The RNA shown here (glmS glucosamine-6-phosphate activated ribozyme aptamer) has 178 nucleotides and comes from Rubrobacter sp. The sequence was found by an Rfam model in a public genome assembly. It matches the Rfam family "glmS glucosamine-6-phosphate activated ribozyme aptamer". The family's RNA type in Rfam is riboswitch.

RNA sequence: GGACAACAGAAAGCGCCAGGACUCCGGUUCGUUUUCGCGGAUCGCGGCGAAGCGGAGUUGACGAGGCAGACGUUCAUCGAAGUAUUCGGCGGGUGCGUCUCGGCUUCCAGGGCGGUCGUCAGGACGGCGACAAAUUCCGGCGGUGACGCCGGGGACAAAGCGUCGUUCGAGCCCCGAG
Numbered sequence: 001g002g003a004c005a006a007c008a009g010a011a012a013g014c015g016c017c018a019g020g021a022c023u024c025c026g027g028u029u030c031g032u033u034u035u036c037g038c039g040g041a042u043c044g045c046g047g048c049g050a051a052g053c054g055g056a057g058u059u060g061a062c063g064a065g066g067c068a069g070a071c072g073u074u075c076a077u078c079g080a081a082g083u084a085u086u087c088g089g090c091g092g093g094u095g096c097g098u099c100u101c102g103g104c105u106u107c108c109a110g111g112g113c114g115g116u117c118g119u120c121a122g123g124a125c126g127g128c129g130a131c132a133a134a135u136u137c138c139g140g141c142g143g144u145g146a147c148g149c150c151g152g153g154g155a156c157a158a159a160g161c162g163u164c165g166u167u168c169g170a171g172c173c174c175c176g177a178g
Stems, first nucleotide, its partner, number of pairs: 014091004019087001020059007028051005036046004062079003068100006101118005108178001110174004122168008136153007
C1' cells in the first nucleotide's frame, strides 16, 4: 500500500438509567349515600375520581474553555438559567500526580541542575477587547400523552484567550569558538 471478513456508526460537559418524578394502556379495590346517569334498585352497568399491581414509555445539565506520551487517580475548570428532579446513580473524560519527551529560561552554539510551561510551550496583578447556548419571542413538525425535534429574531456570562501596562523571574555549573 492492497484484498477479504467481522464489528461499529464515532460523541468527551460527553454517553447511559436498575432509583425517583411524570405519561399512556390493562386489570383490581375503594369512593361517587344530599349533588353523575341508566336499570326491576342495600344491587348491577356505564361515567368520573383515588390508591395499589402489571405492561409500555417520557425525563434525567444550558453552553464557554480544555488533549505531547505512558502509568496512576477521580464529586476535573468556568459561568448561564432556574425557587428549582439541572434530584439520585453508573460509565467515560482533554483535570490532577509521577516519569519521559518537548519549548523557554537575554546575546556564538552545545550539555547538566534548578525554574516554568505544552507546540501561539514563564508567573502574578490591573485596564481594555472579541466571543455562548439554553431561557425568551415568532413559526413549524412528530407523539393519545408525559415529552421530543426543527427553522427564524433579539439578548445576556465567567473562566480562559488576545492586547496594553506594572511587577517578579530571566539563575548556577560544565564545555571553551565546535